[in-house]
RNA sequence: CAGGUUGAUCGGGUGGUCGCUCACCCAUUAAAAAUGGGUGGGAGGAAAGUCCGGGCUCCAAAGGGCAGGGUGCUGGGUAACACCCAGGUCCCGAAAGGGACGGAAAGUGCCACAGAGAACAGACCGCCGGGUUUUUAGAACCAUACACGCCCGGCAAGGGUGAAACGGUAGGGUAAGAGCCUACCGCCCUCUCUGGUGACAGAGAGGGGCACGGUAAACCCCACCCGGAGCAAGGCCAAGCAGGGAGCAAUCCUUCUCAGCUUGAGAAGGAUAAGGGUUGCCCGCCCGACGCUUCCCGGGUAGGCCGCUUGAGGUGUUGGGUAACCGACACCCUAGAGAAAUGACCACCAUCUCCCUGAAGAGGGAGAUACAGAACCCGGCUUAUAGAUCAGCCUGCUCC
RNA sequence: AGGCCAGUAGCUCAAUUGGUAGAGCGCGGGACUCCAAAUCCCGUGGUUGGGGGUUCGAGUCCUCCCUGGCCUG
Numbered sequence: 001c002a003g004g005u006u007g008a009u010c011g012g013g014u015g016g017u018c019g020c021u022c023a024c025c026c027a028u029u030a031a032a033a034a035u036g037g038g039u040g041g042g043a044g045g046a047a048a049g050u051c052c053g054g055g056c057u058c059c060a061a062a063g064g065g066c067a068g069g070g071u072g073c074u075g076g077g078u079a080a081c082a083c084c085c086a087g088g089u090c091c092c093g094a095a096a097g098g099g100a101c102g103g104a105a106a107g108u109g110c111c112a113c114a115g116a117g118a119a120c121a122g123a124c125c126g127c128c129g130g131g132u133u134u135u136u137a138g139a140a141c142c143a144u145a146c147a148c149g150c151c152c153g154g155c156a157a158g159g160g161u162g163a164a165a166c167g168g169u170a171g172g173g174u175a176a177g178a179g180c181c182u183a184c185c186g187c188c189c190u191c192u193c194u195g196g197u198g199a200c201a202g203a204g205a206g207g208g209g210c211a212c213g214g215u216a217a218a219c220c221c222c223a224c225c226c227g228g229a230g231c232a233a234g235g236c237c238a239a240g241c242a243g244g245g246a247g248c249a250a251u252c253c254u255u256c257u258c259a260g261c262u263u264g265a266g267a268a269g270g271a272u273a274a275g276g277g278u279u280g281c282c283c284g285c286c287c288g289a290c291g292c293u294u295c296c297c298g299g300g301u302a303g304g305c306c307g308c309u310u311g312a313g314g315u316g317u318u319g320g321g322u323a324a325c326c327g328a329c330a331c332c333c334u335a336g337a338g339a340a341a342u343g344a345c346c347a348c349c350a351u352c353u354c355c356c357u358g359a360a361g362a363g364g365g366a367g368a369u370a371c372a373g374a375a376c377c378c379g380g381c382u383u384a385u386a387g388a389u390c391a392g393c394c395u396g397c398u399c400c
Numbered sequence: 401a402g403g404c405c406a407g408u409a410g411c412u413c414a415a416u417u418g419g420u421a422g423a424g425c426g427c428g429g430g431a432c433u434c435c436a437a438a439u440c441c442c443g444u445g446g447u448u449g450g451g452g453g454u455u456c457g458a459g460u461c462c463u464c465c466c467u468g469g470c471c472u473g
Stems, first nucleotide, its partner, number of pairs: 001396010012349007020042009044371001048382002051380005056230004063283004068226005073087005088101005102221002107219002109215003124159002126155007167185006186210001187208009234306004243296006251271009275287004313332008350369008401472007410425004419456001426444006449465005
């Protein structure tokens, strides 16, 4: 210098004019509202998608079991996570680096087409043995041999099919072959030792001729986690109205009062439970007569205040830790609207692209400056993003 | 805020347990007819909304985006 790879940062600036929103102050006004003036604050790295996780708030309690959902190598971080950090095994890459991740020797299902055979597989070509017919060799006959075909049988080395075909090499063995046997390599199982918190790694011993293909983003099994709803949560204030019909249920006891004819009516208290709630079911729990269901698409409201932004907050220094992260100290306060403000125009500068002039330095002109817009708040992930900058590492080339 | 569904040829819709993406209408050509319509024959046309993954193989399974629609308060 070029190519690659990983990570981080910025993502326009200054001034003027006209506006928007919030807070405070002043003036007009008896006060409020409103108007005007002044001062100060006013979007992001993703504010987005709403895909995960939490805070917060409420839910007649939030308990158990089944079902359901989620996660899935190991260790750590964290409020928590499907996130992050470090490590492990395997795969890809020349390397830096990147990707994948429980269980397929518990069970069930599936594996199209092709192919001989697709899951305790199989024999098309082929190789080999036996039999047989015909033909040829011959003057003829017999014998024998070879080749082709057919039949019976053996084999699984080679060819071929496929995404996938039941270890590899060498030797022995055989009619031909084959873990059929042997050696080495590979694989599997069991045990021991060493290192590591662990996933796992290394070493050794014994056993097995090799059995056990793939698929769990198919059912499933194992381990762990999960109460529900969401700021239209929820609380307070103000305003306003109108309840009615039908069905079901409406039990028992005690006390008091009234009327009194062994009884009746009303009130208070207690018990029971039809029903309801609790995520789908069961148990359990809670509420429970101020009841439940349903119809009249019954009636009213569509306002204000709080929640609301000081928080697992930010920046800097420093200590611990490989790191994610945790701690200590100092400083800072940085939008809170409520159908929704943060905008528009102009000038100059900045960056990039193109064109023109010029030998060059340079000068001039034109264009472009993305994705996008807080709505209770955080931690992540994912997706979009013009352009620019920086750093680590790897490979190659050149020069000293 | 919460939940659900759909996207396949120009249009309307299919596609079994993952195994060659089809049908009708349309369009083009031919036959029939004096000419047309109807009818008959032949043909045409797909990045299954887009990207990535799982699998030997994806319209179908998983995931991230895009578009459209519906429900609840």
Two RNAs folded together computationally: RNase P RNA and transfer RNA, 473 nucleotides in total.
It holds a member of the Rfam family "Bacterial RNase P class A". Rfam's curators write: Ribonuclease P (RNase P) is a ubiquitous endoribonuclease, found in archaea, bacteria and eukarya as well as chloroplasts and mitochondria. By type it is a ribozyme.
The prediction has a mean pLDDT of 75.